Molecule: c-di-GMP-I-GGC riboswitch aptamer
Organism: Bacillus benzoevorans
RNA sequence: AUUGAUAAAGGCAAACUUACUGAAAGGUGAGGACGCAAAGCCGCGAGUCUAAGGUUGAAGUACUAUGAUAGUCGGGCCGCCAAAA
Numbered sequence: 001a002u003u004g005a006u007a008a009a010g011g012c013a014a015a016c017u018u019a020c021u022g023a024a025a026g027g028u029g030a031g032g033a034c035g036c037a038a039a040g041c042c043g044c045g046a047g048u049c050u051a052a053g054g055u056u057g058a059a060g061u062a063c064u065a066u067g068a069u070a071g072u073c074g075g076g077c078c079g080c081c082a083a084a085a
Stems, first nucleotide, its partner, number of pairs: 003082002011036002016031006034071001040077003044074003047069003053064003
């Protein structure tokens, strides 16, 4: 460097509940564990979600990210442990 145990030291925390926050998607704290070897960090590419604002329209009716998602995939950066091969 690669790889990844029914190992060890530790770590994170889905759904759901709750408080706060946000137009929403969502985020944060607490409780809680479905899972995770990068479920650590970065919206760079794709995907997905939302549509305040803008445009449109008879109508959130349609389109739109500058909003969001790192636990959708890819990419970048950093990192714990070490049985077997």